A computed fold for a 469-nucleotide part of an RNA from an uncultured bacterium, annotated as small-subunit ribosomal RNA, 3' major domain. The prediction has a mean pLDDT of 83. RNAcentral holds the full RNA, with entries from ENA and SILVA.
[in-house]
Context: one part of a larger RNA
RNA sequence: UGACGGGGGCCCGCACAAGCGGAGGAACAUGUGGUUUAAUUCGAUGAUACGCGAGGAACCUUACCCGGGCUCAAACGGCAAAGGAACACUUUUGAAAGGAGGUGGCUCUUCGGAGCCUUUGCCGAGGUGCUGCAUGGUUGUCGUCAGCUCGUGCCGUGAGGUGUCGGCUUAAGUGCCAUAACGAGCGCAACCCCCAUCGACAGUUGCCAACAGGUUAUGCUGGGAACUCUGUCGAGACUGCCGGCGCAAGCUGUGAGGAAGGCGGGGAUGACGUCAAAUCAGCACGGCCCUUACGUCCGGGGCGACACACGUGUUACAAUGGCAGGUACAGAGAGAAGCCAUGUGGCGACACAGAGCGGAACUUCAAAGCCUGUCUCAGUUCGGAUCGGAGUCUGCAACCCGACUCCGUGAAGCUGGAUUCGCUAGUAAUCGCGCAUCAGCCAUGGCGCGGUGAAUACGUUCCCGGGCC
Numbered sequence: 001u002g003a004c005g006g007g008g009g010c011c012c013g014c015a016c017a018a019g020c021g022g023a024g025g026a027a028c029a030u031g032u033g034g035u036u037u038a039a040u041u042c043g044a045u046g047a048u049a050c051g052c053g054a055g056g057a058a059c060c061u062u063a064c065c066c067g068g069g070c071u072c073a074a075a076c077g078g079c080a081a082a083g084g085a086a087c088a089c090u091u092u093u094g095a096a097a098g099g100a101g102g103u104g105g106c107u108c109u110u111c112g113g114a115g116c117c118u119u120u121g122c123c124g125a126g127g128u129g130c131u132g133c134a135u136g137g138u139u140g141u142c143g144u145c146a147g148c149u150c151g152u153g154c155c156g157u158g159a160g161g162u163g164u165c166g167g168c169u170u171a172a173g174u175g176c177c178a179u180a181a182c183g184a185g186c187g188c189a190a191c192c193c194c195c196a197u198c199g200a201c202a203g204u205u206g207c208c209a210a211c212a213g214g215u216u217a218u219g220c221u222g223g224g225a226a227c228u229c230u231g232u233c234g235a236g237a238c239u240g241c242c243g244g245c246g247c248a249a250g251c252u253g254u255g256a257g258g259a260a261g262g263c264g265g266g267g268a269u270g271a272c273g274u275c276a277a278a279u280c281a282g283c284a285c286g287g288c289c290c291u292u293a294c295g296u297c298c299g300g301g302g303c304g305a306c307a308c309a310c311g312u313g314u315u316a317c318a319a320u321g322g323c324a325g326g327u328a329c330a331g332a333g334a335g336a337a338g339c340c341a342u343g344u345g346g347c348g349a350c351a352c353a354g355a356g357c358g359g360a361a362c363u364u365c366a367a368a369g370c371c372u373g374u375c376u377c378a379g380u381u382c383g384g385a386u387c388g389g390a391g392u393c394u395g396c397a398a399c400c401c402g403a404c405u406c407c408g409u410g411a412a413g414c415u416g417g418a419u420u421c422g423c424u425a426g427u428a429a430u431c432g433c434g435c436a437u438c439a440g441c442c443a444u445g446g447c448g449c450g451g452u453g454a455a456u457a458c459g460u461u462c463c464c465g466g467g468c469c
Base pairs, nucleotide, nucleotide: 008469009468010467011466012465013464015460016459019423020422021421022420023419026315027314028313029312030311031310032309033308034306035305042053043052064301065300066299067298068297069296070295076124077123078122079121080120081119082118083117084116087104088103089102090101091100092099093098106115107114108113126290127289129288130287131286135284136283137279138278139277140275142273147186148185149184150183151182152181153162154161155160166177167176168175192267193266194265195264197235198234199233200232201231202230203229207224208223211222212221213220238261241255242253243252244251245250304442317416321375322374323373324372325371326370327369333364334363335362338357339356342353343352344351345350382413387408388407389406390405391404392403393402429452430451431450432449433448434447435446
């Protein structure tokens, strides 16, 4: 000077408390450990690993294993020599890769050669091999916490201190006052984006108030530029005004005005640094190692195993519910080897035919809800695992190892021990919809979108983390 204390003071945070819903019990999905295996590729491991890298493992991916091949090599640059156009078609062997053949087949030229390719030799290649404790870059975390420093001055022999402390205040080292300090920088805040209000401009594919036409009906048509909306540019909120408290900063009010009020809500933004934190497998890179193999191609298998253990989820255990019929209302997106209206066939997955749309135009476009009926507390008309059979689709190919449909089957499960997690408002809870990846999909995951829409917070003693003295 820090760090630490079952030392003290002050103060924050879904930290506790007050509430609501979960996890821990069941089945399944998924990740991990362990075990097994020819291989079950590798990495991530308290918080900060474990639906993580992976925003798509049947082949490919793929790095692993077994087997079959290649060795200038799968791709690329250069040199030398020899030869041939490149390339197309084809026979045979083989699981394929690969091997062994056959037929056809050049241009330019200064006549040296060049283009393109094959073979041979050589220099570079290639390596998801090792080291994240040699590194760059990127990332997690403390933490969106309010801190971390510097110049000059002053103090101290010095390390260092002061400033940055104290009082008040703030979400904030945010300000005000005070002051051997005076200033400044990185952070805070603001500047950026989205949402909430209004205005101006612009009206098609969107809109329809007034006018006219028309229909069983519909902005359907003429037309309109008002409204909604879309899009760009502006306005608006600043404790600005009023009352109270206060030296001030500021705090406060069922205050006014206002769409919005005291940071309006959300996002982006992450200081100096910490953990020799993570990543050599995204990429780059030092060093080390392999070079007829630790490189590379192919076929098959594995990454999907299963006495078990843990994490994260999905579905339930039912009546605030299940089932059947009727009926209503979104937003944000995506679409050409695509989205697919409509019609026909099929119980259905889907198939066939076939408009429109590279899209405010066409397609996809809800469910919970509401109405009616039924079930009547039961392992059930709850629950749907598992298994049997029959199919559909994608794809060269669904045995290992895909999704979906139909019929049958109908397991555990009657609210879950100790313990533990999330959330303070359009939040939790609940309901569906979309997108990326993608042939298809093991998505119950991830990222978004809207619909319905709560309860509770006395308070800071205690638990956890953090800040200042």